Predicted 3D model of RNase P RNA and transfer RNA as a complex of 411 nucleotides. Rfam match: Bacterial RNase P class A. Its family is annotated with dimeric ribonuclease P complex, tRNA processing and ribonuclease P activity in the Gene Ontology. The coordinates come from a structure-prediction model, not an experiment, and the mean pLDDT is 76.
RNA sequence: UGAGUUAGCUAGGUAAUCGCUCUUAUUUUUUAAGAGAGGAAAGUCCGGGCUCCAUAGAGCAAAGCGCCAGGUAACACCUGGGAGAUGUAAGUCUACGGAAAGUGCAGCAGAAAAUAAACCGCCGUAAAGGUAAGGGUGAAAAGGUGUGGUAAGAGCGCACCGCACAGAUGGUAACAUCUGAUGGCAAGGUAAACCCCGCUUGGAGCAAGACCAAAUAGAGAUUCUAGAAUGAUGCUCUCAUUGAAUCUGGGUAGGUUGCUUGAGUCUUACGGUGACGUGAGAUCUAGAUGAAUGAUUAUCCAAGACAGAACCCGGCUUAUCGGCUAACUCAACCU
RNA sequence: GCCGACUUAGCUCAACUGGUAGAGCACCUGAUUUGUAAUCAGGGGGUUGGGAGUUCAAGUCUCUCAGUCGGCACCA
Numbered sequence: 001u002g003a004g005u006u007a008g009c010u011a012g013g014u015a016a017u018c019g020c021u022c023u024u025a026u027u028u029u030u031u032a033a034g035a036g037a038g039g040a041a042a043g044u045c046c047g048g049g050c051u052c053c054a055u056a057g058a059g060c061a062a063a064g065c066g067c068c069a070g071g072u073a074a075c076a077c078c079u080g081g082g083a084g085a086u087g088u089a090a091g092u093c094u095a096c097g098g099a100a101a102g103u104g105c106a107g108c109a110g111a112a113a114a115u116a117a118a119c120c121g122c123c124g125u126a127a128a129g130g131u132a133a134g135g136g137u138g139a140a141a142a143g144g145u146g147u148g149g150u151a152a153g154a155g156c157g158c159a160c161c162g163c164a165c166a167g168a169u170g171g172u173a174a175c176a177u178c179u180g181a182u183g184g185c186a187a188g189g190u191a192a193a194c195c196c197c198g199c200u201u202g203g204a205g206c207a208a209g210a211c212c213a214a215a216u217a218g219a220g221a222u223u224c225u226a227g228a229a230u231g232a233u234g235c236u237c238u239c240a241u242u243g244a245a246u247c248u249g250g251g252u253a254g255g256u257u258g259c260u261u262g263a264g265u266c267u268u269a270c271g272g273u274g275a276c277g278u279g280a281g282a283u284c285u286a287g288a289u290g291a292a293u294g295a296u297u298a299u300c301c302a303a304g305a306c307a308g309a310a311c312c313c314g315g316c317u318u319a320u321c322g323g324c325u326a327a328c329u330c331a332a333c334c335u
Numbered sequence: 336g337c338c339g340a341c342u343u344a345g346c347u348c349a350a351c352u353g354g355u356a357g358a359g360c361a362c363c364u365g366a367u368u369u370g371u372a373a374u375c376a377g378g379g380g381g382u383u384g385g386g387a388g389u390u391c392a393a394g395u396c397u398c399u400c401a402g403u404c405g406g407c408a409c410c411a
Stems, first nucleotide, its partner, number of pairs: 001331010012300007020036006038306001042317002045315005050205004057237004062201005067081005082096001083094004097196002102194002104190002119135002121131003143161006162185001163183002165180006209257004219248006228242004250410003264283008301304001336407007345360004354391001362378005384400005
């Protein structure tokens, strides 16, 4: 200098005028002051808080998760580690338990697709038979190389490699390394097929729920009825209540609350590899409900992307013009 | 705001436990007819909404993005 990897920050600035929402004060009609979107406010994909339904019950079913350890209110998230894959490397990615508990599936091709099997080939005079070394098919064909052996062959024997098992050592563990005068080798794949093992989960959601006010045709039809119906919304039990469900028709569709001080934010010290935790100090930072946060003008620059809160948090995923910072890797050149 | 369902040919729909996507109407060509329709014969047309993953193999299973549709106030 070029190419790249990882982590993080920022998201046009300034001024003037006219408007919008909320709060506070003054005052009844205004006036003044202060505050006013995001890193994703998004998708609603996970996990919680909060509220109601039974104190949140029992069993089955169903759903989700799945290497190990830790963090957390909790998680399918995060951190660290292991194994595997990938890249020259920095690094990145992984739904990563079990296929010797059982059941199922595998089109076409191929002799054979899972209790192995004889089409060609090889051996055998021939037949019977033996043979998985060689050929070809396929995504997949029952360890690999060499050597001995044999009629030809074959873990049939042996050496090395791989695999399984056992032991020792290191590690909290996943796992790794070493040793074996242990086994000839153990019938492959698929569990984002059923399933088995372990762990977790009650349902609904702020249009939850609470209060005030207003209004009326407290109507009609059908179905189910007391061993019934409804409430746990899949089933059974238990418990509670006494009518319930659906359709047609009718009425009101106003206000208050829930509503923003919270697992909050910032700074700093300590502990920890880290996620994070503990202590101290400082600080208050939208709360609408036809729904505010905008428009115009001037000026500067690098010419401004994705996009707009609706009960609140922690994550994940997706969208995003540019600019900046730090650490690291590779290549070339110079000293 | 919250909660559900769906997306296959131009249109309406199929495809059972994964095995290589079809039917009707429409379209094109030919026959029939004086000509048209109807009828008969033949043919074309699909990245199964987009993108990833699991698997030998995905319309089907899983994740993600996009789009479409539906429902949810209170009283009696």